Predicted 3D model of a 353-nucleotide RNA (Bacterial RNase P class A) from a candidate division WOR-3 bacterium.
Its Rfam family is "Bacterial RNase P class A". The family's RNA type in Rfam is ribozyme.

RNA sequence: GGGUGGGGUGAAGCGGUCGCGGUAGGCUUUAAGCCUACUGAGGAAACUCCGGACUCAUGCCAACCCGGAUACUUCGGGCAACCGAAGGCUAUCUUGUCGUGAGACAAGAUAGACGGAAAGUGUCACAGAAACGUAGACCGCCAACGGUCCCACUUCGUGUGGGAUGCGGGCAAGGGUGAAACAGUGCGGUAAGAGCGCACUACCUUGUCUCGUAAGGGACAAGGUGGACAAACCCUAUCCGGAGCAAGGUCAAAUAGGGGCGAGAGGUUGGUUGGCCCUCGCUUGAGCCCCGGGUAGACCGCGUUAGAUAAAUGACCGCAUAAACAGAAUCCGGGUUAUCACCCCACCCCUCC
Numbered sequence: 001g002g003g004u005g006g007g008g009u010g011a012a013g014c015g016g017u018c019g020c021g022g023u024a025g026g027c028u029u030u031a032a033g034c035c036u037a038c039u040g041a042g043g044a045a046a047c048u049c050c051g052g053a054c055u056c057a058u059g060c061c062a063a064c065c066c067g068g069a070u071a072c073u074u075c076g077g078g079c080a081a082c083c084g085a086a087g088g089c090u091a092u093c094u095u096g097u098c099g100u101g102a103g104a105c106a107a108g109a110u111a112g113a114c115g116g117a118a119a120g121u122g123u124c125a126c127a128g129a130a131a132c133g134u135a136g137a138c139c140g141c142c143a144a145c146g147g148u149c150c151c152a153c154u155u156c157g158u159g160u161g162g163g164a165u166g167c168g169g170g171c172a173a174g175g176g177u178g179a180a181a182c183a184g185u186g187c188g189g190u191a192a193g194a195g196c197g198c199a200c201u202a203c204c205u206u207g208u209c210u211c212g213u214a215a216g217g218g219a220c221a222a223g224g225u226g227g228a229c230a231a232a233c234c235c236u237a238u239c240c241g242g243a244g245c246a247a248g249g250u251c252a253a254a255u256a257g258g259g260g261c262g263a264g265a266g267g268u269u270g271g272u273u274g275g276c277c278c279u280c281g282c283u284u285g286a287g288c289c290c291c292g293g294g295u296a297g298a299c300c301g302c303g304u305u306a307g308a309u310a311a312a313u314g315a316c317c318g319c320a321u322a323a324a325c326a327g328a329a330u331c332c333g334g335g336u337u338a339u340c341a342c343c344c345c346a347c348c349c350c351u352c353c
Stems, first nucleotide, its partner, number of pairs: 001349010013319006020040008042325001046336002049334005054244003059276007066241006072087006088114001089112010115235002120233002122229003138175002140171003145168002147165007183201006202225010248300004257291005264280004
């Protein structure tokens, strides 16, 4: 000097001319119009992902289903959603120390949709020999055993010794493919190899002791080697189940007619069943279906410190470093996403001393 990741704060105007919405006041002959003053889009107004206020609805009990949400620990704030702090675990990266090595320990940064993969089902394309039933041989390695060929010796017995040959056979250690290859390192052993043996490293299960409020950590012992994915179905635990300002409320206007079915209909707002209770009705007809006629305007919800109702908050000029993302519709809190400027922390690269 540049870059990457994370965090914090802010996000703009003053004057003039004309134009638009609202509130208050005044003038004018009602309607309507004119004048004056004040005021008019954000940190995310975006997404509609959560929660709440508010509004209307939901008669009671039980059983069986269906659907949805949440998911490391502790503490604090909060009605909740969520936020904050500290910690735990896992993964990746950087630095340092120890170790032959696999690895271990410590510090720091970032991320985590962080209960369960040893209940079951399912998926892992392509590449590759093979993708989890003790799977698997592309390149390769092996002359111990058998076979074949050659040589020498010979007690002449298909005897002894040596060499060649991957034909039979043996291997999964080395290389390749891949996100991932059936735990790994070192030594021994072997024809070459392999937990084949030993020592160790990592992980899993069970048990004992110990530290911690807890999540979890440490030590020892015994037995083992069990891939990844549940933001796949699923399992476990806990909780939940109507709709939303086009909610809802007030006033005004209008409210002809004809036909059909009909003894039950409705009240549970996830479904079904059972029981109880309530309302209307049972041919003087509840309720449902079909044809057809009439009316549909205003106000509140909103004194919302903008409050429109097809939707206003604008255009030009001058000054000023003010730009990017971008525009209110019931209100409030949170989350996520988009962006500009400044500042802070950590790491990486380059250059100079």